[in-house]
Predicted 3D model of an 88-nucleotide RNA (c-di-GMP-I riboswitch aptamer) from a Bacillota bacterium. Lineage of the source: Bacteria > Bacillati > Bacillota. Of the family's consensus pairs, 95% are formed in the model. The coordinates come from a structure-prediction model, not an experiment, and the mean pLDDT is 85.
RNA sequence: UGAUGUUAAGGGCAAUCUUUCCGAAAGGAAAGUGCGCAAAGCUAUGGGUCUAAGGCCUUAAAUGGGCUAAGAUUGCCAGGUUGCCAAA
Repeated sequence: UGAUGUUAAGGGCAAUCUUUCCGAAAGGAAAGUGCGCAAAGCUAUGGGUCUAAGGCCUUAAAUGGGCUAAGAUUGCCAGGUUGCCAAA
């Protein structure tokens, strides 16, 4: 330096649950906890998934039904991009 990282070491992140707050919801933020993670750093670009406020359609009508992402998820997968450590 490259590859690699399985029970080395240092350091890092934090699922779930509880409480408070934000949001129409999905979901998000903070504190505690600690399931797990070698990119569980960043990025909604492609696919997937979740939600359906608004919009459109429908119904005799409704607080009913259907469709829809401009909402959300990177701890669903892939792509892009940056990066700590070094036991064998």